[in-house]
Context: one part of a larger RNA
């Protein structure tokens, strides 16, 4: 992992509540017990008791009322059938759908492992060092003291086997081993190691202290019991079809992943057919948002003017006074901001009334689930006008929604799947090939493979198309070429120099001219030199400037592998405008069928017709299938039961039936009843492979 078997809403109750069924009814019902009997089942007696028939008030009490109250007001509670039994839904108490803790408590069992202690035994090759003491020699006045030699044999001394330990690395890691092996290492006469016997016990021991150890178990051992502890948590919870179908919100919560009430779902009911809902139109309302405005308030605010006040400066002995590109109130002109400003002020939405249209709600009762939501669009808060961020409002979708499109892609676009069909028409989106349908038609644009999915800025540019305005031009424009581009003068000032060209000044003037600036740039130390403006000639038809706009260019860097999904595509298979065909979905439609609800008709447990429906998680409701056992009626079976294998048929389905093989002795239709009543999942349990 697979197969087989087992495996989870059960049972009890003098309990509560609701629905249905039955009996009796202002009543209803017996319990214990007793009697009978066809005997573990019935029939009868039995009113003790229960529930109901009146409530309200704390009570006295009053009573269809009563309490409060001064009240005859107002308000609260009450004022029209129940009881018993059965079945079912839900609740309560019980283990209460099943499995699952870590833990807590009680009584016991453990120190053969290990920690420490007690008693009694045992062990430590070999080598090294050489303390005290003693002896002796020397120094000395000395029996003091010092020095040398010898002797001696101390030490939690040294080196190193046994022994004890476990430092490093490697191996081992389903091991040889639930802690080892090899190498290396520490101690090795000591706080040493060790044998045997004994002691200390679970909130207790023992601990040279690591929360270590107390039998492979220790921040409280193990065994059994309380015990099915508790688990607002996780997982699992078993056949079919049909109808409806949510929520992820508000308030509260030692509350936030739980729960209560409300909201939203479902089923039933009685009354009424309007109170309910939606849309359109009309009429009447409330309101302060968007916007706008502010010499209409509040707050903030730019520039200027006028001018109080203040600062600074001048003046004066002082007072007065004067100036000010300083700050600045009120006022004036211009400009202009605001969620917590408003002289104003919509659209929507909301409320009400009426009409019309479409619908089916509202109320009571039973049963729920939900109370983690998410994305998109839009109005906002927060954040960085960041986030697949976060918090609200409105709408849609996903959740609980399949199908087509977007290459793939819960939410985007189209569209809501009852079933069947080798029918048809369309939506979004598409029509060169992959790939169903146009290599469609007409007219432009793009040259960048831009593009063909989406996305790309500021800025830069004689890319190119369209439009507009304006200037010059056959009396010759624009560009090119040839020639000129002079004189007063080196203008004045400044300067070492300044001559068109460092800088400053300006009546930048005048002359000769076809034209030529007191000079556009390069250049020189300053001159010189080159050039430009300007002019003539040559040439011969368009040339410049500005603005708007279409499509392109640069700007342009990312993480699995270059690429529009790919191939590929250039008067397109890109892009813009226009047009006509076609393709394209579970949409619509056609044909047949099933089913729900409502209505109608009929031969009325049903059939037929019409209309509208039939996506669906949590969840509510309905109808069935199968298994085991029981009762009744009736059957089958050795001329072959159950089981099992196969084929066919029937049923929407769970399933059923027939036939054949196998099998070899029981089985069961139908009508009812009762459940140990359906497995794919629980790291489910057991067995097998």
């Nucleotide at each position: 992992g697979c197969c087989u078997a087992c495996g989870a809403g059960u049972u009890a109750c003098u309990c509560c509540u609701c629905a249905c069924u039955a009996g009796c009814a202002a009543g209803u019902u017996u319990a214990a017990u007793c009697c009978g009997u066809u005997a573990a089942g019935c029939g009868g007696a039995g009113a003790a008791g229960g529930c109901g028939u009146a409530g309200c008030g704390a009570a006295a009490g009053c009573g269809a009322g009563u309490c409060u109250g001064a009240a005859u007001a107002g308000g609260g509670c009450g004022g029209c059938a129940g009881c018993u039994a059965g079945u079912g839904g839900g609740g309560g108490u019980a283990g209460a759908c099943g499995c699952g803790a870590a833990a807590c408590c009680g009584a016991g069992u453990g120190a053969u492992c290990u920690a420490c202690c007690c008693a009694u035994g045992g062990g430590c090759a070999g080598g090294u060092u050489g303390a005290a003491g003693c002896u002796u020699a020397g120094a000395u006045a000395g029996u003091a003291u010092c020095u040398g030699a010898g002797u001696g044999g101390a030490g939690g001394a040294c080196c190193g086997a046994a022994c004890c330990a476990g430092u490093u690395c490697a191996u081992g890691u389903u091991g040889a081993a639930a802690a080892a092996u090899g190498u290396u290492u520490g101690g090795a006469u000591g706080a040493c190691c060790u044998g045997u016997g004994g002691g200390u016990a679970g909130g207790g021991g023992u601990g040279a202290a690591a929360g270590g150890c107390c039998a492979a178990u220790c921040a409280a051992a193990c065994u059994c019991g309380g015990a099915a502890a508790u688990a607002g948590c996780u997982c699992g919870u078993a056949c079919u079809c049909c109808c409806c179908g949510a929520a992820a919100u508000g308030c509260a919560u030692u509350u936030a992943g739980g729960u209560g009430c409300a909201g939203c779902g479902u089923u039933g009911g009685a009354u009424u057919a309007a109170a309910g809902a939606u849309g359109u139109c009309a009429u009447g309302g409330a309101g302060g948002u968007a916007g706008a405005g502010c010499u209409a308030c509040c707050a903030a605010u730019a520039a200027g003017g006028c001018u109080a006040g203040g600062g600074g400066g001048c003046u004066u002995c002082a007072c007065c006074g004067c100036c000010u590109a300083c700050c600045a109130a009120c006022c004036c002109u211009u400009g202009a901001u605001g969620a917590a400003c408003u002289c104003c002020g919509a659209a929507u939405g909301c409320c009400a009334u009426g009409a019309c249209a479409u619908u089916a709600u509202a109320c009571c009762a039973g049963c729920a689930g939900u109370g983690a939501g998410g994305c998109a669009a839009u109005g906002g808060g927060u954040g960085c006008u960041a986030a697949g961020g976060u918090c609200c409002g409105u709408u849609g979708c996903c959740a609980a929604g399949a199908g087509g499109g977007a290459a793939a892609c819960a939410a985007c676009c189209c569209a809501g799947a009852c079933c069947a069909u080798c029918g048809g028409c369309u939506a979004a989106g598409g029509u060169c090939c992959c790939u169903a349908a146009a290599u469609a038609u007409g007219g432009g644009c793009u040259a960048a493979g831009u593009u063909g999915a989406a996305u790309g800025a500021a800025c830069g540019a004689g890319g190119u198309g369209g439009g507009a305005a304006u200037g010059c031009a056959c009396a010759g424009a624009c560009a090119g070429c040839u020639a000129g581009g002079a004189u007063g003068u080196u203008g004045g000032c400044u300067u070492g120099g300044a001559a068109g060209c460092a800088g400053c000044c300006a009546u930048u003037c005048a002359u000769u001219u076809a034209a030529a600036g007191a000079g556009u740039g390069c250049g020189u130390a300053a001159c010189a030199g080159c050039u430009c403006a300007c002019u003539a000639g040559u040439c011969g038809a368009g040339c410049g400037u500005u603005c708007c706009u279409g499509c392109g260019c640069g700007g342009a860097a990312a993480a699995u592998a270059a690429u529009c999904g790919g191939g590929c595509a250039u008067c397109a298979a890109g892009u813009c405008c226009a047009u006509u065909a076609c393709c394209g979905a579970a949409g619509c439609u056609a044909u047949g069928g099933a089913u729900g609800u409502a209505c109608a008709u009929c031969u009325c447990u049903g059939a037929u017709g019409u209309a509208c429906g039939u996506g669906g998680u949590a969840g509510g409701g309905g109808a069935g299938c199968a298994u085991u056992c029981c009762a009744g009626c009736a059957u089958c079976a050795c001329u072959g039961a159950a089981g099992u294998c196969g084929u066919a048929u029937c049923g929407u389905g769970a399933g059923a039936u027939a036939c054949g093989g196998u099998g070899g002795a029981g089985a069961u239709u139908c009508u009812g009843g009762a459940a140990a009543a359906g497995a794919a999942a629980a790291u489910g349990u057991a067995g097998g492979c």
A computed fold for a 689-nucleotide part of an RNA from a Saprospiraceae bacterium, annotated as large-subunit ribosomal RNA, domain II.